[in-house]
RNA sequence: GACGCUGUAACGUAGUCUGGCAGCGUACUGGCCUGUGGAGCCAGGAGGUGGGGUUCAAAUCCCCACAGCGGCC
Repeated sequence: GACGCUGUAACGUAGUCUGGCAGCGUACUGGCCUGUGGAGCCAGGAGGUGGGGUUCAAAUCCCCACAGCGGCC
């Protein structure tokens, strides 16, 4: 230099192909339970790498960047 893949919560991930309520686990907070703590049960907060476009509607489709990984030259 040209190309491919990846980017979702504090961490790990599903959903993307085929646009339609952002979910799960761990962690965290509160409550119940408990002699205390833990475990268990219930509830809650917290997220789409940035910008733009298409659309009634974008994590999802398109474009440009950024970051990481991979091989090629």
This is a predicted structure of a 73-nucleotide RNA (transfer RNA) from a Candidatus Bathyarchaeota archaeon. The prediction has a mean pLDDT of 82. Its Rfam family is "tRNA". Gene Ontology term of the family: triplet codon-amino acid adaptor activity. By type it is a transfer RNA. RNAcentral holds the sequence, with entries from ENA.